Annotation: Fluoride riboswitch aptamer (crcB RNA motif) from a Thermoplasmata archaeon, 65 nucleotides, folded computationally. The coordinates come from a structure-prediction model, not an experiment, and the mean pLDDT is 77. Taxonomically the source falls in Thermoplasmata (Archaea, Methanobacteriati, Thermoplasmatota). It was read from a public genome assembly, where an Rfam model found it.
RNA sequence: UCGGAUUGAGGGGAUGAAGCUCCCCUUCAACCGCCCCGGCGCGGGCUGAUAGCUUCUACUUCGCC
Numbered sequence: 001u002c003g004g005a006u007u008g009a010g011g012g013g014a015u016g017a018a019g020c021u022c023c024c025c026u027u028c029a030a031c032c033g034c035c036c037c038g039g040c041g042c043g044g045g046c047u048g049a050u051a052g053c054u055u056c057u058a059c060u061u062c063g064c065c
Stems, first nucleotide, its partner, number of pairs: 009026005016056006033046004
């Protein structure tokens, strides 16, 4: 210096935060949603604050005061 394995650590899982659990990645990585168009674009439309559960915050809808 290169390669492999293991361990530790770190990072990621379409919009915020925390706890728990799961999965993925090792920096050229994991990850970066869906639908529509006889037209593919500086086009149109839709769901969700979660990977999953719980709580908080924000947003949306309905009802009551």